This is a predicted structure of a 75-nucleotide RNA (transfer RNA) from Methanosphaera sp. BMS.

RNA sequence: GGGCCUGUAGCCUAGACUGGAUAGGGCGUUGGACUUCUAAUCCAAAGGCCGGGGGUUCAAAUCCCCCCAGGUCCG
Repeated sequence: GGGCCUGUAGCCUAGACUGGAUAGGGCGUUGGACUUCUAAUCCAAAGGCCGGGGGUUCAAAUCCCCCCAGGUCCG
């Protein structure tokens, strides 16, 4: 320098190929219930605008382009 893959809450992850309305789940955190206390269990809440920018579209996490970061292969 070139090819491919990945990037979604504090952590992990589904959704992307086939665009559709307030982005779903687990762990964790906070509050409550239960318990003599703790753990476990149950209930509730907060936390994302999907790596960044631009484009297409009525509508983009999803399609297109550029960039950034990480991984991998080739030279």
Record summary:
Its mean pLDDT, the model's own confidence on a scale to 100, is 80. NCBI's taxonomy places the organism under Archaea, Methanobacteria, Methanobacteriales, Methanobacteriaceae, Methanosphaera. The same sequence occurs in records of 11 taxa.